[in-house]
Molecule: RNase P RNA; transfer RNA
Organism: Phenylobacterium sp.
């Protein structure tokens, strides 16, 4: 200098002016003053909690769902840190849903001879026959072919050809020793190989989990309508049924006198009504209001402990809020990006963009996703110079 | 704000590890003097997107995108 890896941070600044919302103060009630006012993701609502209500005697079991190397952190987690194992990269470093496939069941399409108690298409070898092209019987699994996958791998010996048939190393299994809290690592002995893959298929093992969610929930509570109670006024006649019978009373149904409407009057009809109305009191719900609702697993700094995530302690700070919802507009200067002009260059002038993703709604811890541009630190590889 | 469900052909839906189907619609042809109905044939799919598991994904898992539905209180 170039190319890259990882971690952290910012994400326009200053001033003027006009506005918006919360709280406090003053007020001559018109207003005035002070103070505070979005994010790293406020987003997705994917996990975990606080809080609230419901259910529940305690414990256990079952079902369902989730998690899954080991150790630690944490209120908790599926998050984070450290380590182990596997894979990728020259490297810094990155990726892994990473328990169990000899507990059992199931699946492995097509192709292929054979896909799960292995099997034999071509080939190879031996024997027999032969019309010399081959045919038959047997052995074999090294080579070819199919497939994602063909029942240990490489090399040597051996053999008719071959084969863990035998041997060495590697792999695998069993077991012992050493180190480590552990996952695991290293080493020894034995076994000739028996044990393919899939559990983000059922399942087994271990661990975790009661359900719903601030539109949770708590309190106050009108007007009108409706419910209940007390009391006052009114409630013609007849029939049927019911409250065991009769009377009274009450309830339900029907008929009628009466009343109202059909513009008015007369006549004839039609429809509705034919028992309720007033006053006071009581409780529930609704509209609406108040709380829940922001001083906390909070932030900043120092010191101590820890490799780290983090923990402890001391000091300091108060930091939006509320409801269909405030946090904005304009101007100037600077910064940034881009276009263009002048200039050999350093640099200077002008125009444009108003400048990433986005926007609190009960609150926290995480994860995931979106994000113009820029800054800082640590490290790796290559090249050049000393 | 919170909770739940669904994305497959132009439309309505099946299919839930092994080459994606049905009905309606569309196009050609047959039938008819012509049309409808009927019949024959055919076209039309990144299975919402991207990753992962698997030999193999519409299906299983994760993350996004889009759409739809429900909710206060009381009796």
């Nucleotide at each position: 200098u170039c190319a890259g890896a990882c971690g952290g941070c910012c994400g326009g600044g200053c001033g003027g002016u006009c506005g918006c919302g919360g709280c406090c103060c003053c007020u001559u009630c018109g207003g005035g003053g002070g103070u505070c006012g979005a994010g790293g993701a406020a987003a997705g609502u994917c996990c975990g909690g606080g809080c609230u209500c419901c259910a529940c005697g305690a414990c256990g079991a079952c079902a369902u769902g989730g998690c899954g190397g080991c150790g630690g952190g944490u209120a908790a987690c599926g998050c984070c840190c450290g380590c182990c194992g596997g894979g990728g990269g020259c490297g810094a470093c990155c990726c892994c849903a990473g328990g169990g496939a000899u507990a059992g069941c199931g699946c492995c399409a097509c192709a292929g001879a054979a896909a799960g108690c292995a099997a034999a298409c071509c080939g190879c070898c031996c024997c027999u026959c032969u019309u010399c092209g081959g045919a038959g019987a047997g052995g074999u699994a090294a080579g070819g072919g199919u497939g994602a996958a063909a029942g240990g791998g490489u090399g040597g010996g051996g053999u008719a050809a071959g084969a863990g048939c035998c041997c060495a190393c590697c792999g695998c299994g069993u077991u012992c020793c050493u180190g480590g809290u552990a996952a695991c690592a290293g080493g020894g002995a034995c076994g000739g190989c028996a044990c393919g893959g899939c559990a983000a298929g059922c399942c087994c093992c271990g661990c975790c989990a009661g359900g719903a969610g601030c539109a949770a929930g708590a309190c106050c509570g009108a007007a009108u309508a409706g419910g209940g109670g007390u009391u006052c006024c009114g409630c013609g006649u007849c029939c049927c049924g019911g409250a065991c019978u009769u009377g009274c009373u009450c309830c339900g149904g029907g008929a009628u006198a009466g009343g109202g409407c059909u513009g008015u009057c007369g006549u004839a009809g039609g429809c509705c009504u034919g028992a309720g109305g007033g006053a006071c009191c009581c409780g529930g719900g609704u509209a609406g209001g108040u709380c829940g609702c922001g001083a906390g697993a909070a932030c900043c700094g120092g010191c101590c402990c820890g490799c780290g995530a983090g923990g402890g302690u001391c000091g300091g700070u108060c930091c939006a809020g509320a409801g269909g919802a405030a946090u904005g507009g304009c101007c100037g200067c600077c910064g940034c990006g881009u276009c263009u002009c002048c200039g050999c260059a350093a640099g200077g002038g002008g125009g444009c963009g108003g400048c990433a993703c986005a926007g609190a709604a009960c609150c926290c811890g995480g994860c995931u996703u979106a994000c113009a541009g820029g800054c800082c630190g640590u490290c790796u590889g290559a090249u050049c110079c000393c | 704000g919170c909770c739940g469900c669904c994305g497959u052909a132009g439309c309505u839906c099946a299919g839930u590890g092994g080459u994606a189907g049905a009905g309606c619609g569309c196009a050609u042809c047959c039938u008819u003097g012509g049309u409808a109905a009927g019949g024959c044939u055919g076209a039309g799919g990144u299975c919402g997107a991207c990753a992962g598991u698997u030999c193999g994904a519409u299906c299983c898992u994760g993350u996004c995108c889009g759409g739809c539905g429900g909710c206060a209180c009381c009796a």